[in-house]
RNA sequence: GGGCCUAUAGUCUAGUGGUACGACGCUACAUUCGCAUUGUAGAGGCGCGAGUUCGAUUCUCGCUAGGUCCACCA
Numbered sequence: 001g002g003g004c005c006u007a008u009a010g011u012c013u014a015g016u017g018g019u020a021c022g023a024c025g026c027u028a029c030a031u032u033c034g035c036a037u038u039g040u041a042g043a044g045g046c047g048c049g050a051g052u053u054c055g056a057u058u059c060u061c062g063c064u065a066g067g068u069c070c071a072c073c074a
Base pairs, nucleotide, nucleotide: 001070002069003068004067005066006065007064010024011023012022018054026042027041028040029039030038047063048062049061050060051059
């Protein structure tokens, strides 16, 4: 330098053109003498920019970051 893959909540993860799933963690309440467990409820997320579209997390382009393979250099 080139090819390919990936980027979703604090962590891990599913998903797909129509308001994003689940787990752990966190908060509140109930339970308890208290803690833990358990139950219920809640907060919290699509890497950045542009394009296509009525509508983009999803499709296209660019950028950034990470991973992998190849090449070059000396």